Model confidence (mean pLDDT): 80 of 100. The RNA shown here (transfer RNA) has 75 nucleotides and comes from an Armatimonadota bacterium. It matches the Rfam family "tRNA". Rfam's curators write: Transfer RNA (tRNA) molecules are approximately 80 nucleotides in length. The family's RNA type in Rfam is transfer RNA.

[in-house]
RNA sequence: GCGGACGUAGCUCAAGGGUAGAGCACUGGACUGUGGAUCCAGGGGCUGUGGGUUCAAAUCCCAUCGUUCGCCCCA
Repeated sequence: GCGGACGUAGCUCAAGGGUAGAGCACUGGACUGUGGAUCCAGGGGCUGUGGGUUCAAAUCCCAUCGUUCGCCCCA
């Protein structure tokens, strides 16, 4: 340099155009002599960034940034 994959909650991941969810973690409560486990409830993200298409975009298109894999070239 060329091509591909990925980027969504603190972490690991879903969401196949229709107002973004789960598990773990976190907070409060129940239970317990305390803690853990278990059970109940709750908070937390506008989806890497910027544009475009659409009545409507995490999802489709373009650009860009980052991570990663493969290929090529030079040393």